Predicted 3D model of a 98-nucleotide RNA (Purine riboswitch aptamer) from Secundilactobacillus malefermentans DSM 5705 = KCTC 3548.
The organism belongs to Secundilactobacillus malefermentans, within Bacteria.
The coordinates come from a structure-prediction model, not an experiment, and the mean pLDDT is 77.
Its Rfam family is "Purine riboswitch aptamer". From the family's description: Riboswitches are metabolite binding domains within certain messenger RNAs that serve as precision sensors for their corresponding targets. Allosteric rearrangement of mRNA structure is mediated by ligand binding, and this results in modulation of gene expression. A class of riboswitches that selectively recognises guanine and becomes saturated at concentrations as low as 5 nM. In Bacillus subtilis, this mRNA motif is located on at least five separate transcriptional units that together encode 17 genes that are mostly involved in purine transport and purine nucleotide biosynthesis. It has also been shown that some members of this family are specific for adenine instead. Hence this family are termed purine riboswitches.
RNA sequence: CAAUCAAAUAAAUGUGAUGCCUAUAUAUAGCCAAAAUAAGGUUGGCUGUCUCUACCCAGUACCGUAAAUACUGGACUAUAAGCAAAAGCGCUCAGUGA
Repeated sequence: CAAUCAAAUAAAUGUGAUGCCUAUAUAUAGCCAAAAUAAGGUUGGCUGUCUCUACCCAGUACCGUAAAUACUGGACUAUAAGCAAAAGCGCUCAGUGA
């Protein structure tokens, strides 16, 4: 120990699609304005990436009616690398000897 399929070639082999996995990007984030109020916690815009897209969902907590949320788990998208082991063969590096 995650590959499967298609098709080209005489073959080795390489290509494409899907899936899986890793890395990078982004923090599923920040800012501004408006809105709701424990049966609520939302809406819009902008910024953020050598980057297209996305910027949410669920749960829990917290806030005693005020203006503010927090934590936990989950990805998607873009690009790149890869997808049994052992043996054997080849290559590279280091050491030793000639």